The prediction has a mean pLDDT of 82.
Transfer RNA from a Spirochaetota bacterium, 71 nucleotides, folded computationally.
It was read from a public genome assembly.
Rfam family: tRNA. Gene Ontology term of the family: triplet codon-amino acid adaptor activity. It is annotated as a transfer RNA.
NCBI's taxonomy places the organism under Bacteria, Pseudomonadati, Spirochaetota.

[in-house]
RNA sequence: UGAGGGAUCGUUCAACGGUAGGACGGCGGGUUCUGGCCCCGCUAAUCUAGGUUCGAAUCCUAGUCCCUCAG
Numbered sequence: 001u002g003a004g005g006g007a008u009c010g011u012u013c014a015a016c017g018g019u020a021g022g023a024c025g026g027c028g029g030g031u032u033c034u035g036g037c038c039c040c041g042c043u044a045a046u047c048u049a050g051g052u053u054c055g056a057a058u059c060c061u062a063g064u065c066c067c068u069c070a071g
Base pairs, nucleotide, nucleotide: 001070002069003068004067005066006065007064010024011023012022013021018054025043026042027041028040029039030038047063048062049061050060051059
């Protein structure tokens, strides 16, 4: 420098263009003599800026960062 892939709750992984979800974590409660296990509830996110669209995490453009390959 070129090509390809990726960026989503604190972490990890999902999500046909139509309510952003699961697990772990954290908080509260139940259970227990206490703690743990288990059960219930809550918490919390789409890398940035534009564009297309009635509607964008998803499509398009530009940028930033990370990974792989080629030179």